[in-house]
RNA sequence: AGUCGGCCAGGCAAUCGCCGCAGCCUUUGGGUUGCGGAGGAAAGUCCGGGCUCCUUCGGACAGGGCGCCAGGUAACGCCUGGGGGGCGUGAGCCCACGGAAAGUGCCACAGAAAACAGACCGCCGGACAUUGUCCUCGCGACCUUGGCCGGUAAGGGUGAAAAGGUGCGGUAAGAGCGCACCGCGCGACGGGUAACCGCUCGCGGCACGGUAAACCCCGCCCGGAGCAAGACCAAAUAGGGGAGCAUGUCGCCGGUUCCGAGCGAGCUCCCGGGUAGGUUGCUAGAGGCAGUCGGUGACGGCUGUCCCAGAUGAAUGAUUGCCCCAGACAGAACCCGGCUUACGGCCGGCU
RNA sequence: GGCCCCAUCGUCUAGUGGUCCAGGACAUCACUCUUUCAAGGUGAAGACACGGGUUCGAUUCCCGUUGGGGCCG
Numbered sequence: 001a002g003u004c005g006g007c008c009a010g011g012c013a014a015u016c017g018c019c020g021c022a023g024c025c026u027u028u029g030g031g032u033u034g035c036g037g038a039g040g041a042a043a044g045u046c047c048g049g050g051c052u053c054c055u056u057c058g059g060a061c062a063g064g065g066c067g068c069c070a071g072g073u074a075a076c077g078c079c080u081g082g083g084g085g086g087c088g089u090g091a092g093c094c095c096a097c098g099g100a101a102a103g104u105g106c107c108a109c110a111g112a113a114a115a116c117a118g119a120c121c122g123c124c125g126g127a128c129a130u131u132g133u134c135c136u137c138g139c140g141a142c143c144u145u146g147g148c149c150g151g152u153a154a155g156g157g158u159g160a161a162a163a164g165g166u167g168c169g170g171u172a173a174g175a176g177c178g179c180a181c182c183g184c185g186c187g188a189c190g191g192g193u194a195a196c197c198g199c200u201c202g203c204g205g206c207a208c209g210g211u212a213a214a215c216c217c218c219g220c221c222c223g224g225a226g227c228a229a230g231a232c233c234a235a236a237u238a239g240g241g242g243a244g245c246a247u248g249u250c251g252c253c254g255g256u257u258c259c260g261a262g263c264g265a266g267c268u269c270c271c272g273g274g275u276a277g278g279u280u281g282c283u284a285g286a287g288g289c290a291g292u293c294g295g296u297g298a299c300g301g302c303u304g305u306c307c308c309a310g311a312u313g314a315a316u317g318a319u320u321g322c323c324c325c326a327g328a329c330a331g332a333a334c335c336c337g338g339c340u341u342a343c344g345g346c347c348g349g350c351u
Numbered sequence: 352g353g354c355c356c357c358a359u360c361g362u363c364u365a366g367u368g369g370u371c372c373a374g375g376a377c378a379u380c381a382c383u384c385u386u387u388c389a390a391g392g393u394g395a396a397g398a399c400a401c402g403g404g405u406u407c408g409a410u411u412c413c414c415g416u417u418g419g420g421g422c423c424g
Stems, first nucleotide, its partner, number of pairs: 001351008010323007018037008039329001043340002046338005051226004058259003061255001063222005068082005083097001084095004098217002103215002105211003120156002122152005128146002132142003164182006183206001184204005189198003230280004240271006249265004287306008324327001352423007361377004379395005400416005
């Protein structure tokens, strides 16, 4: 200097205040004593669950999410371990990491060509014409140039990307055309629960670029709304609500439509209704701490121990004293598990 | 507290199915016209909120941050 992991979140004392709970006193207004009183992120509201209501209830069609393998978990897009790929000298870090020989779409500019390959320059061959030279004067040989026909994909240049790479042989020139090695694909065998791996064997000259955070295909998952959910007590005003039975037809079923199921309109019986306001939901929980056991680990089992905010105009503050390294980001509002973002310091391992 | 939407020149906006000059109107500035001003004409400057990822390539697709707005008693 870097990298990974763990911990803390100024401390102590005094005084005056605020919120909640419990005890006592009380003239029911309150007083007094004791105890407790923000975070690792309380944040963003990005995922997952608990809880509550809605007829979620089943199936089909839409819509959304996730995506290597195995495990953990209440669940997850989270975590742990492993595989593969990438970055770094390294410790280590990162990855939306199924499918591109199911199909469709797109790939600007440049370049000959951007996807069933094709042929601009170039290279090579053939016949023809042509310039010139040699000459044994024969349309004999060689040379220059031009267009035509054909072969080729070595070389050139363009691009993010050009249809395997290197070498040898081969050829008129070339080319997986042939061979060796490397790469690729398929199959077998071996290892591994699996993803996958193999300096093992065989086959195939190569079987056709990228993009799915483009449509799509495959597999798995998802009913919706949210504590301002919901429940109870209850002024005023308006008329409704509950239970049972039945259900041909009609209506409803909060993504849409259809089917199925269900509910309502119908009949009978019973009853005050539920806005302002108040109470509740409201914090003991997938809880914390310690020990032990199982597991590489995430985590799980057992034992012991502790109770640790609960407001509803919404509480944590102020003053003083001492000490130190002079204190960053930041304030609960139903709860919990994660992720992400903001941020000060200390300790340890490793490079 | 909960749920949802949006962000493009100074202002109002277009744009997308990925690459082409991010276009228009008003406003600003310069020139022209006019005796002068206005109107008109010509031209110029001026923007994809920020950071990262996917991709050859991002205003657009994905994730996060920031800012703004709306609804619920």
Predicted 3D model of RNase P RNA and transfer RNA as a complex of 424 nucleotides. The coordinates come from a structure-prediction model, not an experiment, and the mean pLDDT is 76. It holds a member of the Rfam family "Bacterial RNase P class A". Rfam classes the family as a ribozyme.